[in-house]
Molecule: small-subunit ribosomal RNA
Organism: uncultured bacterium
RNA sequence: AGAGUUUGAUCCUGGCUCAGAAUGAACGCUGGCGGCGUGGAUAAGACAUGCAAGUCGAACGGGAUUUUAUUGGUAGUAAUACUAGUAAAAUUUAGUGGCGAACGGGUGCGUAACACGUGAGUAAUCUGCCGAGAAGUGGGGGAUAGCUCGCCGAAAGGCGAAUUAAUACCGCAUAUGACUAGUAGGGACAUCUCUACGACGUCAAAGCCGCAAGGCGCUUCUUGAUGAGCUCGCGGCCUAUCAGCUAGUUGGUGAGGUAAUGGCUCACCAAGGCUAUGACGGGUAGCUGGUCUGAGAGGACGACCAGCCACACUGGAACUGAGACACGGUCCAGACACCUACGGGUGGCAGCAGUCGAGAAUUUUUCACAAUGGGGGAAACCCUGAUGGAGCGACGCCGCGUGGAGGAUGAAGGCCCUUGGGUCGUAAACUCCUGUCAUAAGAGAACAAGAAAGUGAUAGUAUCUUAAGAGGAAGAGACGGCUAACUCUGUGCCAGCAGCCGCGGUAAUACAGAGGUCUCAAGCGUUGUUCGGAUUCAUUGGGCGUAAAGGGUGCGCAGGCUGCGUGGUAAGUCGGGUGUGAAAUUUAGGGGCUUAACCCCUAAACUGCAUUCGAUACUGCCAUGCUAGAGAACUGUAGAGGAGAUUGGAAUUCACGGUGUAGCAGUGAAAUGCGUAGAUAUCGUGAGGAAGACCAGUGGCGAAGGCGAAUCUCUGGGCAGGUCCUGACGCUCAUGCACGAAGGCUAGGGGAGCAAACGGGAUUAGAUACCCCGGUAGUCCUAGCAGUAAACGUUGCACGUUUGGUGUGGGAGGAUUCGACCCCUUCCGUGCCGGAGCUAACGCGUUAAACGUGCCGCCUGGGAAGUACGGUCGCAAGAUUAAAACUCAAAGAAAUUGACGGGGGCCCGCACAAGCGGUGGAGUAUGUGGCUUAAUUCGAUGCAACGCGAAGAACCUUACCUGGUCUUGACAUGCAUCUCUAAGUUGGUGAAAGCCAGCGACUCUCGUAAGAGAGAAUUUGCACAGGUGCUGCAUGGCUGUCGUCGGCUCGUGUCGUGAGAUGUUGGGUUAAGUCCCGCAACGAGCGCAACCCCUGUGAACUGUUGCCACUUUGACUUCGGUCAGAAGCACUCGGUUCAGACUGCCCUGUGAAACGGGGAGGAAGGUGGGGAUGACGUCAAGUCAGCAUGGCCCUUACGACCAGGGCUGCACACGUACUACAAUGCCCAGAACAAAAUGAUCCGAUACCGCGAGGUGGAGGAAAUCGAUAAAUCUGGGCCCAGUUCGGAUUGAAGGCUGCAACUCGCCUUCAUGAAGUUGGAAUCGCUAGUAAUGGCGCAUCAGCUACGGCGCCGUGAAUACGUUCCCGGGCCUUGUACACACCGCCCGUCACAUCAUGGAAGUCGUUUGUACCCGAAGUCACUGCGCUAACCCGCAAGGGAGGCAGGUGCAUGAGGUAUGGAUGGUAACUGGGAUGAAGUCGUAACAAGGUAGCCGUA
Repeated sequence: AGAGUUUGAUCCUGGCUCAGAAUGAACGCUGGCGGCGUGGAUAAGACAUGCAAGUCGAACGGGAUUUUAUUGGUAGUAAUACUAGUAAAAUUUAGUGGCGAACGGGUGCGUAACACGUGAGUAAUCUGCCGAGAAGUGGGGGAUAGCUCGCCGAAAGGCGAAUUAAUACCGCAUAUGACUAGUAGGGACAUCUCUACGACGUCAAAGCCGCAAGGCGCUUCUUGAUGAGCUCGCGGCCUAUCAGCUAGUUGGUGAGGUAAUGGCUCACCAAGGCUAUGACGGGUAGCUGGUCUGAGAGGACGACCAGCCACACUGGAACUGAGACACGGUCCAGACACCUACGGGUGGCAGCAGUCGAGAAUUUUUCACAAUGGGGGAAACCCUGAUGGAGCGACGCCGCGUGGAGGAUGAAGGCCCUUGGGUCGUAAACUCCUGUCAUAAGAGAACAAGAAAGUGAUAGUAUCUUAAGAGGAAGAGACGGCUAACUCUGUGCCAGCAGCCGCGGUAAUACAGAGGUCUCAAGCGUUGUUCGGAUUCAUUGGGCGUAAAGGGUGCGCAGGCUGCGUGGUAAGUCGGGUGUGAAAUUUAGGGGCUUAACCCCUAAACUGCAUUCGAUACUGCCAUGCUAGAGAACUGUAGAGGAGAUUGGAAUUCACGGUGUAGCAGUGAAAUGCGUAGAUAUCGUGAGGAAGACCAGUGGCGAAGGCGAAUCUCUGGGCAGGUCCUGACGCUCAUGCACGAAGGCUAGGGGAGCAAACGGGAUUAGAUACCCCGGUAGUCCUAGCAGUAAACGUUGCACGUUUGGUGUGGGAGGAUUCGACCCCUUCCGUGCCGGAGCUAACGCGUUAAACGUGCCGCCUGGGAAGUACGGUCGCAAGAUUAAAACUCAAAGAAAUUGACGGGGGCCCGCACAAGCGGUGGAGUAUGUGGCUUAAUUCGAUGCAACGCGAAGAACCUUACCUGGUCUUGACAUGCAUCUCUAAGUUGGUGAAAGCCAGCGACUCUCGUAAGAGAGAAUUUGCACAGGUGCUGCAUGGCUGUCGUCGGCUCGUGUCGUGAGAUGUUGGGUUAAGUCCCGCAACGAGCGCAACCCCUGUGAACUGUUGCCACUUUGACUUCGGUCAGAAGCACUCGGUUCAGACUGCCCUGUGAAACGGGGAGGAAGGUGGGGAUGACGUCAAGUCAGCAUGGCCCUUACGACCAGGGCUGCACACGUACUACAAUGCCCAGAACAAAAUGAUCCGAUACCGCGAGGUGGAGGAAAUCGAUAAAUCUGGGCCCAGUUCGGAUUGAAGGCUGCAACUCGCCUUCAUGAAGUUGGAAUCGCUAGUAAUGGCGCAUCAGCUACGGCGCCGUGAAUACGUUCCCGGGCCUUGUACACACCGCCCGUCACAUCAUGGAAGUCGUUUGUACCCGAAGUCACUGCGCUAACCCGCAAGGGAGGCAGGUGCAUGAGGUAUGGAUGGUAACUGGGAUGAAGUCGUAACAAGGUAGCCGUA
């Protein structure tokens, strides 16, 4: 510090996600030791048990026990024992009394508050114990608990009687003093306060210990300290879908109350108080020091530790006390629980442990008061779950260990493998060491202070020494990218993974396992949460033309901001001082535990608040000036600015009248409609309403909406000019007010045209549309409502600054002119182009989207949704304000390259057109689909499958089916083994294959031989063979297609942030990216062309089997000539090598070039004709069945052999062909002219036989030598338009040929038979010249043949092309795009189904709160108090008084109740929309001109 993810790619916007740190955590796997920390976050749920607050006998009486002394009694002679007393002492203690129990400890319910923090105030206060000081402590009285007795009760407990003490209680005395009016002086902040004096008055006390000294207490006062109360400034949560709240409310007077101020309470009076700087309400929450994170600013949090607050089962209340409205006190009410004799009682762990419950989840019913501290006590001492320790938990932080060194046959084994090897890996084994931790044994602490002693829970711990042995101690996660780390196997969109992107559909580095690797390590991962990254709420530090975002427009209160001087002030601001900012924490420097964590010391810091002194530039405030901002006056000026009234013309429609006759209107085409009752057309007259042609212009005016005939009246604003005046009067503007297109609503008018709805006609599969004929609201006016628009420049308003060019509207000036125009300068407005700059780009660019300032509005991923609920407004429609659940990983902007368009331009092609001939109709052949079948093997399926693979299925082929057989195999190699058989042959069986039985050889080496070995062969076994089994979507190779279309790219440079562009575009031209010119491009490559082959002309050379003119010989002759031979090589022909054609020449078109047009010459003229040749790529195109090949599958079968069958099957459909339908024909007879091929298991002549197919036969021929009748054509004859002398299917009979074999299932011949068919619907194909059409010939395959197919050859031999509008295909440029799997694209809505969340809803169930009323416990207060009553007073006494108590009444009040509202939550029949969901239905709305441009508002 960044990264992944939207796209084919790019840049931007923007969200989502990740890497980091942290945690009171939890879960999974694993787990050696120690130190320091930390541990009920949920149910403030309920709690068994034990403990957590007592102490003082030196306050008091009593009791108990013990001891001593002593007195009696009994027993005993006595010692003595027992017993009853007395006195003293000691120990102990229930009660009275004192102090404490208000601290310490827990929890975070409540609380949005002076609760907390911080800083002040208290002159408005209190403060036990403690410190300092002053003074005092005299003398009396009456009770009471305890104890005893009696009674009640189960108990808890209570009642009565008698009796008793005090530091308990009560008078009296004393008064330093305190309190209380007042006077004088000083101070202060208004009430006040200090000092001095001070009237009448009021107010104290307790004793105990000690021999004593004395000590501890007690009382009054002053003061300090500590602690507390109260008040105030400032600070810190969300919500306006909470906007108004408030009657003790705000203030005053008086009183009460309190320690004290105060409506704190009450009576009376006044009507105030708070609020947009957020009152009131709702939600949430203890606050802080701090903690976590962050560079910081911030954000989140408030465990442990520390300060404050609140609470103690829930609610209320007071008592005592210095202090409480009291956690382990009291009373009442309530809920819950326990005991009970049913009458009644008891209890409160949010103290420490612990239990149950709920929960993902949080420990021992431990030790000690040794230390620190607290309470009591004179003290000893007691108490202390505060505290100090230990235990449990890897919960966290920190430290240590699980060994170290050597060790290569790189062992075994695992894994991988290209089979060579590699890797785990010096890792192990093995050798030599060490001894941390743990283990055992021995020794053994400190934390203890101020003089000494005593005292140790932790603890036999830490630590030290010794011993033994590598012995007891490593896992977790990850390995597609982000992100360090890769292979194999299994699985097969299954199982599963996943933080995001995304993996998995048979070769998964992404699932699962394994090996290996990587990262951390006694931990590692996961999950939750917080901050960060996120500049993604932007103060630091963002934006708003098109991505989300400028309010529809103006006016304007509050608010914010505000020109140039001078003086004052000192609030903001700046500086210094002082106080405070607790400690801990953090930081720095030191120090202590072996180190670290941890702890200690010191410093800094705590960015703050308060106060004081100073400074005065800026801001504020006060005062006083100025004129540059702003405004007023004046003179002009342009204008569809606004309102009202009036007037005029054109046109439509209608009415009436005239003329006039059959149509008009309308459309792509029609029809509905109008018209013979006279339309349309035309002329005239009239009525009525609406709108304003031309002028008219990126012209004008207005704030926007908007404004367009003319005139008049009223009226707003702008602009220019120069003079004068005011003197900052300004800018912006939340709330508010006003205006605000169209459509809509209300009421009343009006209504010509147009026209939602509606009716009809068309179109269509449908057509609730587009088109047509009609037509009502409405459109118009008046008065109101409504308040929205794509209300757009998608650009808020104001001011200032910043290069230019060129138009245009309004004004002023200059120059010039007779006067103007043109021209120059300047101000205001309105446009275009463009510089710097800005921008993601597009673009903006003095009219900014540049650079600055001020103010307002708005945005924060897409959808849900501008929706729901609530509020406000509205007559309604609806407007405005405005969410969430849920869901997705995108949604989006600009630009780029393609592709596409029922977009455009240019161009080409038998693409159309112009022609010729076909197909589609018939019959047959052939292929395909379908059907059938045991099988009808398989593949090819738009063009680019379908006479295709197949250049030839009777068997074979053959892959299919049925049946019979074989199993190392029909075929290859190797190893081992067995034997003698192998080739061949004989026999049996069988359909054959096969099976069974028999006969039957050899080669080489060694050796005399016997024999041994090797080879060949066989048997058996193992490796393996074999597969036309699957995958062409794993592949190679080959092929088709776009397309023989003219394209496809690269290097360098340049432009662009970039994808990319340029080049390759443009102007011409070409068959061509062919060439020329221009140009930020210059070059190059693959394609084009040429080079190659055939063909067309000529030349040279060559010459057999080719040729035969001239010459010559012979024979024959109808005398024309024919035949045979020789010579020859001229010609033809064959071969080889050359020549020729290149826009080379001439004319011409254009400025030029390229090039085009014409011409000459030439056999050929503008690539002469034809062929071969197929760029980058597209179609996951075709082929695993031609071959090869990865993977998978079969292995007595999916392999191999054999026989028979099938591939030929036939209601049907399609493709491709052949033959025809006839007279340009058919039949018969005669006559003529080829090329290219091919031939030895072959071609086969003459001759003979057969009507013929064919047969016999065999000359010649391995071929320019031999082997063929070319046909159409021509000549002559017949047929005479007919289902025929056309046509030949089908069928019958007889034959021929091939072949083991023609039944399924061959071809041919002859005779006979003689079907459909008379030129073919919609539609559709080929062809531009030696072409189409037409005629025959040959070849491959092949025994034969289904060939009418395929590949070639030659003969005869046309027509037409105006042209590029249209159809199809293609190329280039451009344009739009929401497409990129690229239009066979994308995509919308209803309906149906499933799931999810949510709104409404008759109701229903809670929670909370308001108002009114009823009832009203305990307790305080007030009043009363006839009952009761020790202290004091009077009294001799009785008794009375004062005072008190019980009881009663009243106010307010908890709980409870009734009624009625509000808020909020749950649930609900039914219902609304929404979201999501591989393959549902209906259409096709949008994206291209999306086929009616789209979109916004409205009905």